[in-house]
RNA sequence: GGGGGUGUCGCCCGAAGGUCGGGUAGCGGCCUUUUAAGCCGACGGUCUGGGUUCGAUUCCCAGCACCCCCA
Numbered sequence: 001g002g003g004g005g006u007g008u009c010g011c012c013c014g015a016a017g018g019u020c021g022g023g024u025a026g027c028g029g030c031c032u033u034u035u036a037a038g039c040c041g042a043c044g045g046u047c048u049g050g051g052u053u054c055g056a057u058u059c060c061c062a063g064c065a066c067c068c069c070c071a
Base pairs, nucleotide, nucleotide: 001070002069003068004067005066006065007064010024011023012022013021018054027041028040029039030038047063048062049061050060051059
């Protein structure tokens, strides 16, 4: 320098045009002599900027970060 892949709650995944969901962690409550386990609840996210569309996490373009391959 060229090509490809991946960016979504703190972490791990899912949703592939129509209200972003689950697990886990953390937080609050119940239970327990206490802790752990268990049960319940609330909170928390679409890498950035444009475009298309009535509507974009999803499609298109550019950029950024990481990973892989080639040189």

The RNA shown here (transfer RNA) has 71 nucleotides and comes from a Thermoleophilaceae bacterium. RNAcentral holds the sequence, with entries from ENA. It matches the Rfam family "tRNA".